The prediction has a mean pLDDT of 84. A computed fold for a 73-nucleotide RNA from Candidatus Gracilibacteria bacterium CG17_big_fil_post_rev_8_21_14_2_50_48_13, annotated as transfer RNA. Its Rfam family is "tRNA". Its family is annotated with triplet codon-amino acid adaptor activity in the Gene Ontology.

């Protein structure tokens, strides 16, 4: 150099015909409790790897590239 998989909230992850970014776990604050744990209700938190094209409209299509794994050599 070469081939396939991944990069989307702190972690772990969907988002499968382009059309409002979600779930569980953590966190935050209330509530229940003498108290804690559970349990119950609400929240905050993402320019979805990065810069460019397509398009009215991109997490989803296309280019290059950068970082992670694997396979070959």
């Nucleotide at each position: 150099a070469g081939c396939g998989g991944g990069g989307u909230a702190g972690a772990g992850c969907a988002g499968u015909u382009g059309g409002c970014a979600g779930c569980u776990c953590g966190u935050c604050g209330g509530g229940c409790u003498c108290a804690u744990a559970a349990c119950c209700c609400g929240g905050a938190g993402g320019u979805c790897g990065u810069u460019g094209g397509u398009u009215c409209g991109a997490g989803u299509c296309c280019a290059a590239c950068c970082c992670c794994c694997g396979c070959a050599a």